This is a predicted structure of a 478-nucleotide part of an RNA (small-subunit ribosomal RNA, 3' major domain) from an uncultured bacterium. It matches the Rfam family "Bacterial small subunit ribosomal RNA". Model confidence (mean pLDDT): 84 of 100.
[in-house]
Context: one part of a larger RNA
RNA sequence: UGACGGGGGCCCGCACAAGCAGUGGAUUAUGUGGUUUAAUUCGACGCAACGCGAAGAACCUUACCAGGAUUUGACAUCCAACUAACGAAGCAGAGAUGCAUUAGGUGCCCUUCGGGGAAAGUUGAGACAGGUGGUGCAUGGUUGUCGUCAGCUCGUGUCGUGAGAUGUUGGGUUAAGUCCCGCAACGAGCGCAACCCCUGUCGUUAGUUGCCAGCAUUCAGUUGGGGACUCUAACGAGACUGCCAGUGACAAACUGGAGGAAGGUGGGGAUGACGUCAAAUCAUCAUGCCCCUUAUGACCUGGGCUACACACGUGCUACAAUGGUUGGUACAAAGAGAAGCGAAGCGGUGACGUGGAGCAAACCUCAUAAAGCCAAUCUCAGUUCGGAUUGUAGGCUGCAACUCGCCUACAUGAAGUUGGAAUCGCUAGUAAUCGCGAAUCAGAAUGUCGCGGUGAAUACGUUCCCGGGUCUUGUACA
Repeated sequence: UGACGGGGGCCCGCACAAGCAGUGGAUUAUGUGGUUUAAUUCGACGCAACGCGAAGAACCUUACCAGGAUUUGACAUCCAACUAACGAAGCAGAGAUGCAUUAGGUGCCCUUCGGGGAAAGUUGAGACAGGUGGUGCAUGGUUGUCGUCAGCUCGUGUCGUGAGAUGUUGGGUUAAGUCCCGCAACGAGCGCAACCCCUGUCGUUAGUUGCCAGCAUUCAGUUGGGGACUCUAACGAGACUGCCAGUGACAAACUGGAGGAAGGUGGGGAUGACGUCAAAUCAUCAUGCCCCUUAUGACCUGGGCUACACACGUGCUACAAUGGUUGGUACAAAGAGAAGCGAAGCGGUGACGUGGAGCAAACCUCAUAAAGCCAAUCUCAGUUCGGAUUGUAGGCUGCAACUCGCCUACAUGAAGUUGGAAUCGCUAGUAAUCGCGAAUCAGAAUGUCGCGGUGAAUACGUUCCCGGGUCUUGUACA
């Protein structure tokens, strides 16, 4: 100087407390361990692995296994020879591939019309290719975490033999090393804050594909018309402790108030200092070294990654009456769309089929939002709760749904009556609850990322648990 203490002081955080809703019990989805297997590819392991890489494993993907076939190679460059490139049909085979044979087809640039060149293909020889093989403890890059915590340092000066100290400590204050005052310090840098984006109010400009107050018109903003309103999207205004009162040290600031759409960082996002964990990743990529080179490379078919005495994590659905079922009826936002979204109509109980209008979209489509509201019914039961499982019949995608997809109808109707010890999230448009969309994607979400609707309770307080900051103290630690 640090680190540590079941030492002390001060302070903060959904850290506790106060509340709300959960997890842990059930079924099921998904990930992991274990076991099994020819293979169940690999990685991730306290917080910070376990709905994680994977924004989507039937083939492909695919890295794994079995079998079949291959060796200058599936891919790149160089050399030589030949041929324009391209390309339909046959046979064998699981296919890769092999055999046979060619129908068609003669391009571009230069030309002395002999040919040469570019690009592409076939054959041959080797230089080489190739490796999701190893090492993240050889690395770059990227990422997680402490933590959006308020810290981490430097120059000059001063003090100390020196390691170092000072500044950065102290008194206040703040979300903040934020600011003020003091001080052997005076300044400065990286962080904080601000600058950026979204949202909340108003104005100006603009008025189609958006809107409709008044005037006509219509089933309908449908049409004429209008730019007021909503909205859209560009530019501005607005909030700064600016004003007032009190407290304070005549300070910084705090408390209350006025005005205001908004008040003291308005709300949310992006933004992550010096460093820590030999943290993660050689399987995104790049890369040193090591290893394989008729195989640890590359191709194909089939299988596996989907197994199942079990254990754990994360979710979905429930156990019902604040509910289930049936009928009627209202109100969103944000998105996506051409190998796409696909309307009306018609067929089907339905999944869906048919149909093909319109739309590269403020125009058309996906597209009925659901909870809600109004009625009716069920009357506390393993039920008109709950929907697992199974059977049958169908639909869709796709060469192909057996291993192993999703959906529909009818039938079947399991566990489950609120969950032990323990444990998680959340402080406001939040929790809870309700639906909608998108990426990936042929098909395949209870996951992920977004969007809006309805919309709470509680916070006395900081003794305690956890984590962090700061000052100080002790130390057989470095």